Predicted 3D model of a 125-nucleotide RNA (SAM riboswitch aptamer (S box leader)) from uncultured Nocardioides sp. RNAcentral holds the sequence, with entries from MGnify. The prediction has a mean pLDDT of 79. The organism belongs to Nocardioides, within Bacteria.

């Protein structure tokens, strides 16, 4: 800096009160949550492995060196092997900013709800 965040995937053991990042809500939780460690799973971010296109006129590796392949992209596979990753609820919701010929007697205020966006965050590179 760039992708993705509605989908998917739980047993044992171990310990004991909190945990869902803040904040409100709402949830989970002595019928043991979080946590940690085992074993299982799950997805396909990297790395893999086909194919296509583009570059090689700049740069960097490599080769069989008037040149040629790699790299970068796209789309496809594969999950046995590497590196991560996840396995309550949409990132649980919502906070901010826009938009609705949507509900509330509704015009404007509030509220609720649906949409988009965005910040915050998470995991990858």
């Nucleotide at each position: 800096u760039c992708a993705u965040c509605a989908c998917g995937a739980g047993g044992g053991a171990c310990u004991g009160a909190g945990g869902g990042a803040a904040c409100g809500g709402c949830c989970c939780g002595a019928c043991g949550a979080c946590g940690u460690c085992c074993c299982g799973g799950c997805a396909a971010c990297c790395g893999c492995c086909g194919c296509g296109a583009a570059c090689c006129u700049c740069c960097u590796g490599c080769c069989a060196c008037u040149g040629g392949c790699a790299g970068u992209c796209g789309c496809g596979g594969a999950a046995a092997c590497g590196g991560u990753g996840c396995c309550a609820a949409u990132u649980c919701c919502g906070u901010c900013c826009c938009g609705g010929u949507g509900c509330g007697a509704a015009a404007g205020u509030c509220g609720c709800c649906c949409g988009g966006g965005g910040u915050c965050g998470a995991u990858g590179a």